Source information:
The part of an RNA shown here (large-subunit ribosomal RNA, domain IV) has 358 nucleotides and comes from a Candidatus Omnitrophota bacterium. Lineage of the source: Bacteria > Pseudomonadati > Candidatus Omnitrophota. The prediction has a mean pLDDT of 87.

Context: one part of a larger RNA
C1' cells in the first nucleotide's frame, strides 16, 4: 500500500449532486396514540414503561395424597405442575446482554391500489389494471390464421363477442362538422367494361369508259351489290368522386389591431379585420415559465432547489381527458429528530494479500 473488519476524544452532515455508505432503531408485555379519511384505516402512528435470579405472599387454572363417610355419591384439601400479580432481597456496564430482529416525523410531486417490464447498464411517473365511453357485430355474427378444407372465435348469442381510447373513486367533461375520415342520401354532374350500332374503309360478282383482236378471248382504267374482315360516331351503362346532410370519449381546431374612466395605471365598453369556431370550467413560473435566480411571503445566520401565493400561460386545459383525492411505492423533491468517522482530521487494533528476505 490495496482489501476486510472493529474502536475512537470534543463537535454532530460543518461531508456530499443527495446521509451514499456506516451508526442508529428492534423480539415480547402494558400504557398511549393526532391530522386527515372512500369510516376500511392512518397505526408497531408518535411517545413513554417493563424485561434476569432468590425469597415471601396472594390469586387463578389442572391434578389430587391422608383423613372422613350411610363408602361406587360425597366431603377434604397435603402435595405437586402451569400461569400470573404484590412485596423484599442479589448480580452485571449492561437481564430481547449472544445470534437473529422496524430508524421515525413533516410538506410537495407523479402514478389510485397488488401486479407487469428492457434475460446481461434503466423497475420507472412506463405497460397493466378495475372503472367509463364510443364504434363494429343478429350468428354459416363481426374479427383473426390458412390456397383450400378447415379452426379459433364458441360448443358462446348483444349483460355476449371483437375494436379503439381512457385508467379506482370525487366533482365535471365547455365551443368548432369548414378540412380529413366514417355514417346516411339520392335528386343532377362526371363515369368501366358490356350493350348498341349511324357511318368509314379493304376485298369483288357486275358494269361504264378505252386499247389489242375477225372472233371467242385478253389488257388498261373507274363505278360498285351481297357476303367477309377491319374500323366506329349517337344512345344505354353501377359503385366510386362531385354533391346534399349529420357525427368530436372520429383525427383534429379552439384569433388580430385600435381606441375608452375626473392623478396615473388599468380597461367594465366601444370600433374594425379574420375565423369552422376563437380556450369555457378548473388549474398555473408547473415533471409544462425562454426571459427567469419572475415577484410577495414561509422555512435558514445565510435557500438558483423546496413550500403558499400572484398571472405577460415564451408554449395549461378538460376520455390525446381537467381538478382533486384517503391507502399504497426498493418512484421523486425539500424539511426536521434521532443517530453516527460522512466530515473537522485523522488514529489504532484484527484478518487477508502485495512487498523484502529464505
Nucleotide at each position: 500500500c490495496u482489501c476486510u473488519u472493529g474502536u475512537u476524544a470534543a463537535g454532530g452532515a460543518a461531508c456530499u449532486c443527495g446521509g451514499c455508505a456506516a451508526a442508529a432503531u428492534a423480539g415480547c408485555c402494558c400504557c398511549g396514540u393526532a391530522a386527515c379519511u372512500u369510516u376500511g384505516g392512518g397505526a408497531g402512528a408518535a411517545g413513554g414503561g417493563g424485561u434476569a435470579c432468590u425469597u415471601u405472599g396472594g390469586a387463578a387454572u389442572g391434578u389430587g395424597a391422608a383423613g372422613g363417610g350411610c363408602a361406587c355419591a360425597c366431603c377434604g384439601g397435603a402435595g405437586c405442575a402451569u400461569u400470573u400479580c404484590a412485596g423484599a432481597g442479589u448480580u452485571u456496564c449492561a437481564a430481547u446482554a449472544a445470534a437473529g430482529u422496524g430508524g421515525c416525523c413533516c410538506g410537495g410531486g407523479u402514478g389510485a391500489c397488488u401486479g407487469u417490464u428492457u434475460a446481461g447498464u434503466a423497475a420507472a411517473a412506463a405497460c397493466a389494471c378495475a372503472u367509463c365511453u364510443c364504434u363494429c357485430u343478429g350468428c354459416a355474427a363481426a374479427g383473426u390464421c390458412g390456397c383450400a378444407a378447415g379452426a379459433c372465435g364458441a360448443c358462446g348469442u348483444a349483460u355476449a363477442g371483437g375494436g379503439a381510447g381512457u385508467g379506482a373513486c370525487a366533482c365535471c367533461u365547455g365551443c368548432c362538422c369548414g378540412g380529413u375520415g366514417c355514417u346516411g342520401g339520392a335528386a343532377g354532374g362526371u363515369u368501366a367494361a358490356g350493350g348498341a350500332g349511324a357511318g368509314a374503309a379493304g376485298u369483288u360478282a357486275g358494269u361504264g369508259u378505252c386499247c389489242c383482236g375477225c372472233a371467242a378471248g385478253g389488257g388498261a382504267u373507274g363505278c360498285a351489290a351481297a357476303g367477309c374482315u377491319u374500323u366506329g360516331a349517337a344512345c344505354u351503362g353501377a359503385a366510386g368522386c362531385c354533391c346534399c346532410a349529420g357525427u368530436a370519449a372520429a383525427c383534429g381546431g379552439c384569433g388580430g389591431c385600435c381606441g375608452u374612466a375626473a392623478c396615473u395605471a388599468u380597461a367594465a365598453c366601444g370600433g374594425u379585420c379574420c375565423u369552422a369556431a376563437g380556450g369555457u370550467a378548473g388549474c398555473g413560473a408547473a415533471a409544462u415559465u425562454c426571459c427567469u435566480u419572475g415577484u410577495g411571503g414561509g422555512g435558514u445566520a445565510a435557500g438558483u432547489u423546496c413550500c403558499c401565493a400572484c398571472g405577460c400561460g415564451c408554449a395549461c386545459g378538460a376520455a390525446u381527458g381537467g381538478u382533486g383525492u384517503a391507502a399504497c411505492a426498493a418512484c421523486u423533491u425539500g424539511g426536521g429528530c434521532g443517530c453516527u468517522g460522512u466530515c473537522u482530521c485523522a488514529a489504532c487494533a484484527g484478518g487477508a494479500g502485495g512487498c523484502u528476505c529464505g